[in-house]
RNA sequence: GCGCCCGUAGCUCAGUGGAUAGAGCGCAACACUCCGGAUGUUGAGGUCGCCGGUUCAAAUCCAGUCGGGCGCGCCA
Numbered sequence: 001g002c003g004c005c006c007g008u009a010g011c012u013c014a015g016u017g018g019a020u021a022g023a024g025c026g027c028a029a030c031a032c033u034c035c036g037g038a039u040g041u042u043g044a045g046g047u048c049g050c051c052g053g054u055u056c057a058a059a060u061c062c063a064g065u066c067g068g069g070c071g072c073g074c075c076a
Stems, first nucleotide, its partner, number of pairs: 001072007010025004018056001027043005049065002052062002
């Protein structure tokens, strides 16, 4: 330098054009308990890496860019 894959909640991930963006773990409150754990209920937490485009509508499609991973190539 070229190609491919990934980027969504604190962590691990789902969602591949449509309805208010989700799950598990974690966190907080409450219930239970002498206290804690476990269990149960409820809740907080996201401008979907960034910027632009297409579309009636974009996390999803397209271009660019940033970061991470893998492979290939070049290098006197």
Molecule: transfer RNA
Organism: Desulfomonilaceae bacterium